[in-house]
RNA sequence: CGUAAAAAAGCGAAUCCUGCUCGUAUAUAGUCGGGGAUACGGCCCGAUCGUCUCUACCCGGAAACCUUAAAUUUUCGGACUACGAGCCCUAGCAUUGGAUAG
Numbered sequence: 001c002g003u004a005a006a007a008a009a010g011c012g013a014a015u016c017c018u019g020c021u022c023g024u025a026u027a028u029a030g031u032c033g034g035g036g037a038u039a040c041g042g043c044c045c046g047a048u049c050g051u052c053u054c055u056a057c058c059c060g061g062a063a064a065c066c067u068u069a070a071a072u073u074u075u076c077g078g079a080c081u082a083c084g085a086g087c088c089c090u091a092g093c094a095u096u097g098g099a100u101a102g
Base pairs, nucleotide, nucleotide: 001012002011003010019087020086021085022084023083024082025081026056030048031047032046033045034044035043041066042065050057058078059077060076061075062074063073064072
């Protein structure tokens, strides 16, 4: 809002909030300055850039690399934020995931 009449219950629909899922953005990336650690280490602060885009820009695991120096690299897992869309019931079939049993 409709049923609907003065009103209400009920029913149906729309919208909003929350949740889940999918999608878009961004790669939880790039670059620079200052400080800092040193194979039991590999970090901190600031700036810039990146989005028809506000915010965020880190955490953990693994490996490599650096023979003591100033520099990290690769890889795996994890969101947040902005916006869009979807998420009624029953049966059957197919596929996938999880749990349980053997």
Molecule: Purine riboswitch aptamer
Organism: Cohnella sp. AR92